[in-house]
Molecule: Bacterial RNase P class A
Organism: Candidatus Zixiibacteriota bacterium
């Protein structure tokens, strides 16, 4: 130095003008909730996404469970609050190698499927071909056979040999699978040896079985305040209302007391408001234990809280990167963007930087 595996940091700095949310304070203004104005503080992520999982928290069913149905998951072992998450390790698989990747339980319950080719895809079978035999004899028919040929992603374990008319796990050697058993390693998965039996597929992200796990809906959960208008309930309660014409503040007819003008109280629900709502399986530093994922101890910090939704914009200067007419101009500066709160996955993500580990070739 090229080409790669594998994991982590960062994702622009400053300084100026204008401006927003929330918080504390100070002052104005109003009867009050509030308004407004000033200072100070503070003011998005690694994924705030996706909403796929797994908790807290709430409410609502059950009753501390069983069963059915649905759905999910499936190799040890470990961590963790929990998990389908994460670490280690096994075993299959890919790579020359770091390294990757793998829903990895059952196909001897039982159903079903196996496209094209091919005789034949699972109960049975033979298209060439080789052996026997018959007859109308270069062929045709009946048997036997699965070595050889040919089809496929896969044809009943390989290869030599014995055997035979041809053949064949029909036998024998040697290997190879698979299950059982014993030994040894090993916490286990699972390995290695021995030995005995056997050797006819494949598919369970097809029904299925076997085992473990899951009640439900979610912060628009729920809880508390509580206008205005309507109606509901209850206590005073004759006032009231239309009209008529005398008179001017009285009378006369009708309605109006179970159907009730008016005032008061109660209780529900709206709109709106407060709360859940920011100390929490919490962050940063260190020292300890474990390969490791995590875990203990000490110290030190409090770090958004919006409701139509702030967190922003404009100049300068300065990094990074690109591009050229190359020493100075010009253009770019990802992905995105909280909204109950945490643990993971999983997807986007310019550019820059770090560590380890491998393989090839030079050099010293």
């Nucleotide at each position: 130095a090229a080409a790669g595996c594998a994991g982590g940091a960062g994702g622009a700095a400053c300084a100026g003008u204008c401006g927003c949310g929330c918080a504390u304070u100070a002052g104005a203004u109003g009867a009050u909730u509030g308004u407004u104005u000033g200072a100070u503080g503070u003011g998005a992520g690694g994924a705030a996404a996706g909403u796929c999982c797994g908790a807290g928290c709430u409410c609502c069913g059950c009753a501390g469970a069983a069963u059915c149905a649905u759905g999910g998951c499936g190799c040890c072992c470990g961590g963790u609050a929990a998990c389908g998450c994460c670490g280690g390790g096994g075993c299959g698989g890919a790579g020359a190698g770091a390294u990757c990747c793998g829903a990895c339980g059952g196909a001897u319950a039982g159903u079903g499927c196996c496209g094209c080719a091919g005789a034949a895809a699972c109960g049975a079978u033979a298209c060439c071909g080789c052996c026997c035999g018959u007859u109308u004899a270069u062929a045709a028919c009946g048997g036997g056979u699965a070595a050889g040929g040919g089809u496929g992603a896969a044809a009943u374990c390989g290869u030599a040999g014995u055997g035979u008319a041809a053949g064949a796990g029909a036998c024998u050697a040697c290997g190879g699978g698979u299950u059982g058993c014993a030994c040894c390693g090993g916490u286990a998965a699972c390995g290695g040896u021995g030995u005995a039996a056997u050797c006819g597929g494949g598919u369970a992200a097809a029904c299925c079985c076997c085992g473990c796990c899951g009640g439900g809906a979610g912060c628009a959960a729920g809880g508390c305040c509580a206008a205005a208008u309507a109606g509901g309930g209850g206590a005073a309660g004759a006032a009231g209302g239309a009209g008529u014409u005398g008179a001017u503040u009285c009378g006369u007819u009708c309605c109006g007391u179970u159907u009730g003008a008016u005032u008061c109280c109660c209780g529900g629900g709206u709109a709106g408001g407060c709360u859940g709502c920011a100390u929490g399986a919490g962050c940063a530093g260190u020292c300890g234990g474990g390969u490791a994922a995590c875990c203990g101890g000490c110290u030190g910090c409090c770090u958004a809280g919006a409701u139509u939704a702030a967190u922003g914009a404009c100049u300068g200067u300065u990094g990074a990167c690109c591009g050229c007419u190359u020493c100075g101009c010009g253009g770019u500066u990802a992905c995105a963007g909280a909204a109950c709160u945490c643990g993971g996955c999983u997807u986007a993500u310019a550019c820059u930087c770090c560590u380890g580990c491998a393989u090839u070739u030079u050099u010293a």